[in-house]
Context: one part of a larger RNA
RNA sequence: GCCUACGAGUUACUCCUCACUGGCAAGGUUAAGGAUCAAAGAUCCCGAGCCGCAGCGAAAGCAAGUCCGAAUAGGGCGAAUAGUCAGUGGGGGUAGACGCGAAACCUUAGUGAUCUACCGAUGACCAGGAUGAAGUUAAGGUAAAACUUAAUGGAGGUCCGAACUAAUUGGCGUUGAAAAGCCACUGGAUGAGUUGUCGGUAGGGGUGAAAGGCUAAUCAAACUGGGAGAUAGCUCGUACUCCCCGAAAUGUUUUUAGGAACAGCCUCGGAAAAAACGUGUUAUAGAGGUAGAGCUACCGAUUGGGCUAGGGGGAUUCAACUCCUACCAAACCCUGACGAACUCCGAAUGCUAUAACACAAAUCCGGGAGUGAGGCUGUGGGCGCUAAGGUCCAUGGCCAAAAGGGAAACAACCCAGACCAUCAGCUAAGGUCCCUAAAUCCAUGCUAAGUUGAUCAAACGAUGUUUCAUUGCUAAGACAGCUAGGAUGUUGGCUUGGAAGCAGCCACUCAUUUAAAGAGUGCGUAACAGCUCACUAGUCGAGUGAUGAGGCGCGGAAAAUAAUCGGGCAUCAAGCAUGGUACCGAAGCUAUGGGCCCGCAAGGGCGGUAGGGGAGCAUUCUUGCAGCAUUGAAGGUGCGCUAUGAGGCGUGCUGGAGCAGCAAGAAAAGCAGAUGUAGGC
Numbered sequence: 001g002c003c004u005a006c007g008a009g010u011u012a013c014u015c016c017u018c019a020c021u022g023g024c025a026a027g028g029u030u031a032a033g034g035a036u037c038a039a040a041g042a043u044c045c046c047g048a049g050c051c052g053c054a055g056c057g058a059a060a061g062c063a064a065g066u067c068c069g070a071a072u073a074g075g076g077c078g079a080a081u082a083g084u085c086a087g088u089g090g091g092g093g094u095a096g097a098c099g100c101g102a103a104a105c106c107u108u109a110g111u112g113a114u115c116u117a118c119c120g121a122u123g124a125c126c127a128g129g130a131u132g133a134a135g136u137u138a139a140g141g142u143a144a145a146a147c148u149u150a151a152u153g154g155a156g157g158u159c160c161g162a163a164c165u166a167a168u169u170g171g172c173g174u175u176g177a178a179a180a181g182c183c184a185c186u187g188g189a190u191g192a193g194u195u196g197u198c199g200g201u202a203g204g205g206g207u208g209a210a211a212g213g214c215u216a217a218u219c220a221a222a223c224u225g226g227g228a229g230a231u232a233g234c235u236c237g238u239a240c241u242c243c244c245c246g247a248a249a250u251g252u253u254u255u256u257a258g259g260a261a262c263a264g265c266c267u268c269g270g271a272a273a274a275a276a277c278g279u280g281u282u283a284u285a286g287a288g289g290u291a292g293a294g295c296u297a298c299c300g301a302u303u304g305g306g307c308u309a310g311g312g313g314g315a316u317u318c319a320a321c322u323c324c325u326a327c328c329a330a331a332c333c334c335u336g337a338c339g340a341a342c343u344c345c346g347a348a349u350g351c352u353a354u355a356a357c358a359c360a361a362a363u364c365c366g367g368g369a370g371u372g373a374g375g376c377u378g379u380g381g382g383c384g385c386u387a388a389g390g391u392c393c394a395u396g397g398c399c400a401a402a403a404g405g406g407a408a409a410c411a412a413c414c415c416a417g418a419c420c421a422u423c424a425g426c427u428a429a430g431g432u433c434c435c436u437a438a439a440u441c442c443a444u445g446c447u448a449a450g451u452u453g454a455u456c457a458a459a460c461g462a463u464g465u466u467u468c469a470u471u472g473c474u475a476a477g478a479c480a481g482c483u484a485g486g487a488u489g490u491u492g493g494c495u496u497g498g499a500a501g502c503a504g505c506c507a508c509u510c511a512u513u514u515a516a517a518g519a520g521u522g523c524g525u526a527a528c529a530g531c532u533c534a535c536u537a538g539u540c541g542a543g544u545g546a547u548g549a550g551g552c553g554c555g556g557a558a559a560a561u562a563a564u565c566g567g568g569c570a571u572c573a574a575g576c577a578u579g580g581u582a583c584c585g586a587a588g589c590u591a592u593g594g595g596c597c598c599g600c601a602a603g604g605g606c607g608g609u610a611g612g613g614g615a616g617c618a619u620u621c622u623u624g625c626a627g628c629a630u631u632g633a634a635g636g637u638g639c640g641c642u643a644u645g646a647g648g649c650g651u652g653c654u655g656g657a658g659c660a661g662c663a664a665g666a667a668a669a670g671c672a673g674a675u676g677u678a679g680g681c
Stems, first nucleotide, its partner, number of pairs: 001681006011095003015092010027051003033045005055062002065077004098237002101234001105227003109224003117201009126191001128160003131156001135152006164188003169184004203219001205215003240616006250263005264371002266368006278359009292345001293343002299339002304334003308329001310328002312325004374399010404415003419594004424590003430584003433568003439581001441580007452570002460555002464552010481539005487512003492506003518533001522531002595606004617670001619667007627659002635654008
């Protein structure tokens, strides 16, 4: 993991409540008990008691009323009657209360020290080697000692190292050879040593050279029985079918936040259904201060300028006065522009009311719920970084609980809501070269970057290309090229070592000759020189410059498979702008047939989680009626037929003795799950 069997809303109470069914009814009903019958039980008797028939008040009490009250006022609760008993079902209460599951707690119940901790008693064990304390003896030495040397001696929680004991580091082992080992290395090894046997200490207790260690592979309180089915707002599981409807993830409160109560939303039954009420559209009438806009209309903030208090700075020898000011700046004027907590203004929506029309709902009462973790997305906002698949609100949609088509794949995006069948048709989104159903369709431009082909990018840079606008020059010859000139006063003055067009400063930079030529555009020199430009003529013979705006492209542009447009691949089969025709394409719509639900009908409806309601199938037993079976029951295993489904029927083989139809009743009444239980493989 599979197979077989077992495995979860039950039972009790003369409890509460609601629905349906039945009996009797202003009444209903017996409990216990008694009598009869063979039992189970049934029938009869008995009316204690209970519920109802009257309420109000704390009560005395009064009573269709009563209480408060001075009240005859006013107000509260009542009064125009339907109940009760039984059966069945839904829900609740009390009980283990749908099943399994704790960690724990208690016990004046018990079992454990054969493991291990410590202790008592009595035994046993420690190869070999090393070191050489005290003491003693001898010699030396001393007044005597001390002391020195040599020998002897054999001390020690002494040293090295086996047994023994411990467990340092590493490797192996890790479904092991082993629920702690093996190998190598390592500590102690005459001691606070190791060890055998017998005995002692017991669970909030023991024992502990102390690690919360050990106390029988169990220890921050052992193990076994019992309280006990502890409790579990938690997790998991909870078994046949079909039909109708169908949520919520919100508000308030909560020792409350993953639980609950009430409300909201779902379902079932009833009431009332002319109207009212409800939804939609239109019209009309309202309240309002949002979006926007505006601010010389306030409050606050604010750009530039003017004017001008005040302040700062400065000038006149000081002070005063006066004057100046590319400084700061109130008020005022012009100008520009901002605000959730500004408003002289001010929508659209929404909201309220009324009317008309359309639709078919809405309201109230009662039974049963579930939900109270929501999510993504569009729009309006707060928080955040105008970050987040972020978070908190509002308002729509969808997912949740929605399948189908498109987006390669992809809960939520786009299209569209699946009762069933069909080898029929039309469309939506999206597509029509091949993979792949349908245009290698038609027309006009742009893009050349494989840009692009759904899927990231800026500042900035550029004779990419295209369109438009404004404007200069141009057959009196432009632009570009080529030929020639580009001079003189003068090396302008100053500065400087030098400064001659070209380091720097000054000068409205002048004048002359000219077709034209700057007191010089850029190279260059130490300074000159030299080259060049502006400018002019000639040649040539038609357009040539500048600025601005738009479209599409280029660079800017770095990541790990060829690594991607889904792929092939494409210069259109791409993108943008514009026009057109056809086709494909879904469970949409249509067509044909069929089923079910609501409704008198016409007609309408039938996706669905939690959940509500309805109708059935199957299993076991019981009762009644009527049956089958050795000419073969149940069961097993094939086959065929059949019902919307749970299922049903027939039959071959096997099997060898019971079975089942109809009408009812009663349940140990349906398994895929619970790390379910037992057995098998």
Annotation: Predicted 3D model of a 681-nucleotide part of an RNA (large-subunit ribosomal RNA, domain II) from a soil metagenome.